Description:
This is a predicted structure of a 160-nucleotide RNA (c-di-AMP riboswitch aptamer (ydaO/yuaA leader)). Its Rfam family is "c-di-AMP riboswitch aptamer (ydaO/yuaA leader)". Rfam's curators write: This family represents a conserved RNA structure found upstream of the ydaO and yuaA genes in Bacillus subtilis and related genes in other bacteria. The sequence was found by an Rfam model in a public genome assembly.
RNA sequence: AAUCCUUAAUCGCUGAAUUCUGAAAAAGAACCGGGGGAACCAAAGAGUGUGAUCCAUGUGAUCUAUGCUCAGGGGUGAAUCAUUUGGCCUUUGCCAAGUGUAGGGCGACUUUUGCGCCCGAAUCCGUCAGCUAACCUCGUAAGCGUCCAAGAGAGGAAUU
Repeated sequence: AAUCCUUAAUCGCUGAAUUCUGAAAAAGAACCGGGGGAACCAAAGAGUGUGAUCCAUGUGAUCUAUGCUCAGGGGUGAAUCAUUUGGCCUUUGCCAAGUGUAGGGCGACUUUUGCGCCCGAAUCCGUCAGCUAACCUCGUAAGCGUCCAAGAGAGGAAUU
């Protein structure tokens, strides 16, 4: 350099959801992953009251300091949004089913492209949360599967 091979249930995949000590579904530790939380920065809807400032002193303008009311708002996660039908029905709202879709995952070394397949849920906080050093705090579930093609890279055995 050429040829050949990455093939599996004591396995693999999604996911933060694993590991260790322990008799243990107790407890603890580590790893991993979330949430809250300053300054700076960013953002700051509608209505209304108060306050401050301005001068042309008005049924004015500006500031958005401050109170109240209304629409609530936010977190985990890929899991959003649009639309059709039906129901509730005052509804731009809610529920059920369907279609598509932002987005996520898989096709067994990695990666790129093509092709194919699957998911596109659920739930929590309770009127409150932008970012966020210190600091505070929580989680360690659950579910599923049987081998697509080509290029590049990585690795492996033997032979020449």